[in-house]
RNA sequence: GGGGCUGUAGUACAGUUGGCAGUAUCCGGGGUUCGGGGCCUCGUGACCGGAGUUCGAAUCUCCGCAGCCCCA
Numbered sequence: 001g002g003g004g005c006u007g008u009a010g011u012a013c014a015g016u017u018g019g020c021a022g023u024a025u026c027c028g029g030g031g032u033u034c035g036g037g038g039c040c041u042c043g044u045g046a047c048c049g050g051a052g053u054u055c056g057a058a059u060c061u062c063c064g065c066a067g068c069c070c071c072a
Base pairs, nucleotide, nucleotide: 001071002070003069004068005067006066007065010025011024012023013022019055027043028042029041030040031039032038048064049063050062051061052060
């Protein structure tokens, strides 16, 4: 220098025929317990950045950024 893949709550991942952003865990409140753990219940919190297409973008296109891999 060229190519491929990936990027979503603090963490690990779902979600791409374009149409309400989810799960587990963590954290906070409550219940259960003599107390803790466990269990039950409620809640807070995220689409890597920018632009474009579209009525509508996590999803499609383009330019970047970061990580991993391959080639040179």
Model confidence (mean pLDDT): 83 of 100.
Predicted 3D model of a 72-nucleotide RNA (transfer RNA) from a Candidatus Woesearchaeota archaeon.
Taxonomically the source falls in Candidatus Woesearchaeota (Archaea, Nanobdellati).
The sequence is in RNAcentral, with records from ENA.
It matches the Rfam family "tRNA". Gene Ontology term of the family: triplet codon-amino acid adaptor activity.